Small-subunit ribosomal RNA, central domain from a metagenome, 350 nucleotides, folded computationally. Its mean pLDDT, the model's own confidence on a scale to 100, is 85. Rfam family: Bacterial small subunit ribosomal RNA. The full RNA is in RNAcentral, with records from SILVA.
[in-house]
Context: one part of a larger RNA
RNA sequence: CUGGGCGUAAAGCGCGCGUAGGUGGUUAGAUAAGUUGGAUGUGAAAUCCCCGGGCUUAACCUGGGUCGGUCAUUCAAAACUGUCUAACUAGAGUAGAGUAGAGGGUAGUGGAAUUUCUAGUGUAGCGGUGAAAUGCGUAGAUAUUAGAAGGAACACCAGUGGCGAAGGCGACUGCCUGGACUCAUACUGACACUGAGGUGCGAAAGCGUGGGUAGCGAACAGGAUUAGAUACCCUGGUAGUCCACGCCGUAAGCGAUGUCAACUAGACGUUGGUCUCCUUAGAGGGAUUAGUGUCGAAGCUAACGCGAUAAGUUGACCGCCUGGGGAGUACGGUCGCAAGAUUAAAACUC
Numbered sequence: 001c002u003g004g005g006c007g008u009a010a011a012g013c014g015c016g017c018g019u020a021g022g023u024g025g026u027u028a029g030a031u032a033a034g035u036u037g038g039a040u041g042u043g044a045a046a047u048c049c050c051c052g053g054g055c056u057u058a059a060c061c062u063g064g065g066u067c068g069g070u071c072a073u074u075c076a077a078a079a080c081u082g083u084c085u086a087a088c089u090a091g092a093g094u095a096g097a098g099u100a101g102a103g104g105g106u107a108g109u110g111g112a113a114u115u116u117c118u119a120g121u122g123u124a125g126c127g128g129u130g131a132a133a134u135g136c137g138u139a140g141a142u143a144u145u146a147g148a149a150g151g152a153a154c155a156c157c158a159g160u161g162g163c164g165a166a167g168g169c170g171a172c173u174g175c176c177u178g179g180a181c182u183c184a185u186a187c188u189g190a191c192a193c194u195g196a197g198g199u200g201c202g203a204a205a206g207c208g209u210g211g212g213u214a215g216c217g218a219a220c221a222g223g224a225u226u227a228g229a230u231a232c233c234c235u236g237g238u239a240g241u242c243c244a245c246g247c248c249g250u251a252a253g254c255g256a257u258g259u260c261a262a263c264u265a266g267a268c269g270u271u272g273g274u275c276u277c278c279u280u281a282g283a284g285g286g287a288u289u290a291g292u293g294u295c296g297a298a299g300c301u302a303a304c305g306c307g308a309u310a311a312g313u314u315g316a317c318c319g320c321c322u323g324g325g326g327a328g329u330a331c332g333g334u335c336g337c338a339a340g341a342u343u344a345a346a347a348c349u350c
Base pairs, nucleotide, nucleotide: 004321005320006319007304008303012318014201015200016199017198021194022193023192025088026087027086028085029084030083031082033081034080035077036076037075038074039073040072041071042069049065050064051063052062053061054060091191092188093187094186095185096183097182098181099180103177104176105175106174107173108172109171110154115149116148117147118146119145120144121143125136126135162169163168206247207246208245209244210243211242215241216240220236221235222234223233258317259316260315261314262313263312266295267294268293269292270291271290272289273288274287275286276285277284299306300305323350324349325348332343333342334341335340
């Protein structure tokens, strides 16, 4: 390379949008580029292979025939692919009416709690632990009552509930805004799928500038524990956590399972719609549809398990893997303020 694979053995990019490319629904006609068949030309000889002949055999020599092509020209076929023309509506989309939602952004508002401050009551302890101590407190603490300030997070509702492409999203109200689902009709008429490069989004931590800082809390200090204790436990506590703007671009970014489409038994929940039936008017049953779960037939799997939300049966496109270590490292390139990220070897060794 031909292959074989990618839930857990190596292997699905963190997730979208999208360029080139690849692939592409139904019908009719045309064409003949691909495709299929024929003819002609050519593919030197020798060599190889097959059938013969000649040296006593063989090697060797020799006659004939095969073989050998993404080949050229030409004639024909028209199923499939392509191209062109005309049409269609089952894919995709648009319009209308509704529905649910922690989807996103922004402005405002609220209550509980922690902390601090002020004032009152009140007196000797509080706090903390396995036990203690550091710490706080007669300059009046802890406790309790009233008031004020400020920051951050939103108990109950809450649910293998909902929404979002993923990261993620949870008090309430207004404004701006994205998507999904359902129904019946009308319209466009393949407008589609995937997607190398590219581009955007992307938890936490970290970085830059300026704010903010209640609680928590890397670093740090002290107290314990211990043989030691640069820890686990305790008392403090700075960055940070919060906001605005700009970077970073990584995670066990996980369903360790790429996206899209079709097909293939069922049973039981649950969320949002639509239709329908019965009724005791409470609610319940049935059908269908879009999610989200549990179990399971066939099938698959090394097993575990998966099983219409497939890891089953297929198709389209992309990404990735090829023994362990060295190593996701070195060097070089690109990006970054930096931290570093990304791309990515070899020697050597087992």